[in-house]
This record gives sequence, structure tokens and C1' cells, in this order.
RNA sequence: GGGCAGGGCGCUUAGGGUUCCGUUGUCCAUCGCGGCAGGUCUGGUCCAAGAAGCGCCACCCGCGCGGCAAAUUUCGUGCGGGCACACGGCGGGCCAAAAUCCCGGGAGAC
Repeated sequence: GGGCAGGGCGCUUAGGGUUCCGUUGUCCAUCGCGGCAGGUCUGGUCCAAGAAGCGCCACCCGCGCGGCAAAUUUCGUGCGGGCACACGGCGGGCCAAAAUCCCGGGAGAC
């Protein structure tokens, strides 16, 4: 200097906004499955982390078990272990909208 890899999903949380529900204010005097406004309304629905949590799967290592005459291999399966580290804009994008979501383990820094 270059290459490969640092995997996936589910449930949740930090967080997020305001489509719906609720709620607050207001309007009609038709009182409703109503209209308008408010997220600087605690909330429910909803979105949601690479650098958050739990779990499952995949992958890697070890030890067994099963089929094949036997061993290796291969396929399947069980148990155990491993699965590290990780500072991070601006700007843009999705959905109603926003976000630690996506661009992105990006740019950049060390």
C1' cells in the first nucleotide's frame, strides 16, 4: 500500500416524531363515528440503534453419536467453547413525520 472478513433475524430499550387513538383549546347550536388548531400534550398505536440489551440461527474450534465392512472424508446430529474491537460529522433519503432508522463499521479522526 492492497485484498478478504468483522454475518442474519426476532423481541425489547435509549431515542423519535405526530398518520391513527387519546387528550387540551375552540367552533356549530345540525351536538355527531363532527370541524379547526396544539407534539413546547405525560401517554397508547407506530418507527427505532454497527458502536444498546436478551434470545435464536449461521459461521469457526474441540469432543462424541448415527448411516457406509473399516479408517479418513462426506452428510446428519448432540454437547461445550468462540463470535473480539469500535471516536465519528455535515448533508441527503424513507414513511404522516422525525430519529442513534437508511446512505453508514460511510467522509474524517486515532
Molecule: Guanidine-I riboswitch aptamer
Organism: Paracoccaceae bacterium